RNA sequence: ACCUGAAAAAGGCAAACCACACCGAAAGGGUGAGACGCAAAGCCACUGGCCUAAGACCUGAAGAAUCAGGAGAUGGCAGCAGGGUUGCCAGG
Numbered sequence: 001a002c003c004u005g006a007a008a009a010a011g012g013c014a015a016a017c018c019a020c021a022c023c024g025a026a027a028g029g030g031u032g033a034g035a036c037g038c039a040a041a042g043c044c045a046c047u048g049g050c051c052u053a054a055g056a057c058c059u060g061a062a063g064a065a066u067c068a069g070g071a072g073a074u075g076g077c078a079g080c081a082g083g084g085u086u087g088c089c090a091g092g
Stems, first nucleotide, its partner, number of pairs: 002092004012038002018032003022029002036079001042085003046082003049077003057070004
C1' cells in the first nucleotide's frame, strides 16, 4: 500500500416505539429515552431511486379573493443502491 471481516479486544453508532412549551408548510430533522441492526449505520445529494409540495406556475368561463385539482425541488432520505472521501481493530 492492497485485499478480507471467521474469531477476539478496546471502543463507536442507533431502527421501530415513546416523550418534548424544539425547528419545519410537509417530508423530514433536533433533543431525551430506547435497541432492530451496523465494519464505515463516519462525512458529501454527484448519479439513479424514493418521500414531501410551502411559494411561484397551470386548470376549474374574463378579473380579484378563497377553495379544489394538476404538474413541479428550490426541501429532504447517506439506515435504498452506486460513486467520492476520511478512518478504528484484527487476519492475510
This is a predicted structure of a 92-nucleotide RNA (c-di-GMP-I riboswitch aptamer) from a Syntrophobacterales bacterium. Its mean pLDDT, the model's own confidence on a scale to 100, is 86.